[in-house]
Context: one part of a larger RNA
RNA sequence: CUGGGCGUAAAGGGCGUGUAGGCGGCGCUUCAAGUUCGUCGUGAAAUUCUCCGGCUCAACCGGGGGAGGUCGAGGGAGACUGAGGCGCUGGAGCACGGUAGAGGGACAGGGAAUUCCGGGUGUAGUGGUGAAAUGCGUAGAGAUCCGGAGGAACACCAGUGGCGAAGGCGCUGUCCUGGGCCGUAGCUGACGCUGAAACGCGAAAGCAUGGGGAGCGAACGGGAUUAGAAACCCCGGUAGUCCAUGCCGUAAACGAUGCCGACUAGGUGUUCGGUUCUCGCAAGAGAAGCGGGUGCCGCAGCCAACGCGAGAAGUCGGCCGCCUGGGGAGUACGGUCGCAAGGCUAAAACUC
Numbered sequence: 001c002u003g004g005g006c007g008u009a010a011a012g013g014g015c016g017u018g019u020a021g022g023c024g025g026c027g028c029u030u031c032a033a034g035u036u037c038g039u040c041g042u043g044a045a046a047u048u049c050u051c052c053g054g055c056u057c058a059a060c061c062g063g064g065g066g067a068g069g070u071c072g073a074g075g076g077a078g079a080c081u082g083a084g085g086c087g088c089u090g091g092a093g094c095a096c097g098g099u100a101g102a103g104g105g106a107c108a109g110g111g112a113a114u115u116c117c118g119g120g121u122g123u124a125g126u127g128g129u130g131a132a133a134u135g136c137g138u139a140g141a142g143a144u145c146c147g148g149a150g151g152a153a154c155a156c157c158a159g160u161g162g163c164g165a166a167g168g169c170g171c172u173g174u175c176c177u178g179g180g181c182c183g184u185a186g187c188u189g190a191c192g193c194u195g196a197a198a199c200g201c202g203a204a205a206g207c208a209u210g211g212g213g214a215g216c217g218a219a220c221g222g223g224a225u226u227a228g229a230a231a232c233c234c235c236g237g238u239a240g241u242c243c244a245u246g247c248c249g250u251a252a253a254c255g256a257u258g259c260c261g262a263c264u265a266g267g268u269g270u271u272c273g274g275u276u277c278u279c280g281c282a283a284g285a286g287a288a289g290c291g292g293g294u295g296c297c298g299c300a301g302c303c304a305a306c307g308c309g310a311g312a313a314g315u316c317g318g319c320c321g322c323c324u325g326g327g328g329a330g331u332a333c334g335g336u337c338g339c340a341a342g343g344c345u346a347a348a349a350c351u352c
Base pairs, nucleotide, nucleotide: 003324004323005322006321007306008305012320014201015200016199017198021194022193023192025088026087027086028085029084030083031082033081034080035077036076037075039073040072041071042069049065050064051063052062053061054060091191092188093187094186095184096183097182098181099180103177104176105175106174107173108172109171110154115149116148117147118146119145120144121143125136126135162169163168206247207246208245209244210243211242215241216240220236221235222234223233258319259318260317261316262315263314266297267296268295269294270293271292272291273290275288276287277286278285279284301308302307325352326351327350334345335344336343337342
């Protein structure tokens, strides 16, 4: 470079915003860069191919022809791509009217429970396990009642549910704020898709400084178990878990399935919003059908199979990322980022 691929065999970037680039709707028109057709020029010779000829053949040699190019000049064509102009509304966006939601940030408030502290009642146990022991308790525990402190998390509702780009988001209220969906077709008039870089976001753990610390709990101590027990079980328990600010930038960051668009049987749930019809005084209930989301089953088709199957892994198009036998190795070296831990980029020898 090319081919074939990327749910589970190697392979989708953790996610977004977006630069360059690549790609790009409908109609009319101009140009003629791409495209295409003649013409002319050039593409040295030798070599290769082909025809003929010369060495007795061949190798070798001579002659003719052909081929060989993102080549140049000038001319023609005008479908398609491109460039310019004019227009369009289906893509995209805006406006207006609605609507659901644990979407994000801040502040305030609430109750249950655990623990601790004070007090009352009360007395010998309690706790824990497979069984125990360590532990706690006559300096009065555990149990029970009252009061208080503090931290963390929000039972039921809860769903096969909802929201978010992903990570993720769940008590209540207020304020600030992002996005979606439906309806109307009023406005703009291709303004679009993707996206190497770049930038931002990014669970948990970890790091820095300061705070906080109820429960849980790496490390650690003890009790058991065991041949041993560096564990599993039990009693304790520091960091951490929580908050603020700043780092880190990883993951089975998973749907192990990149984003966008088009097309291709049905059936059945659920969620959000419209439409029509029926019942009802109403609240509301039911039916049909439309759009968005989220599940299950399934035709065709696909698949090595498992399975996927309008939310495709089907049939196509555009763009990006990635793979190329196992180990060595996501390592070394170099570079770069980081306070560090380490991250990103990424080989080879050798070996099977």
This is a predicted structure of a 352-nucleotide part of an RNA (small-subunit ribosomal RNA, central domain) from an uncultured bacterium. The coordinates come from a structure-prediction model, not an experiment, and the mean pLDDT is 86.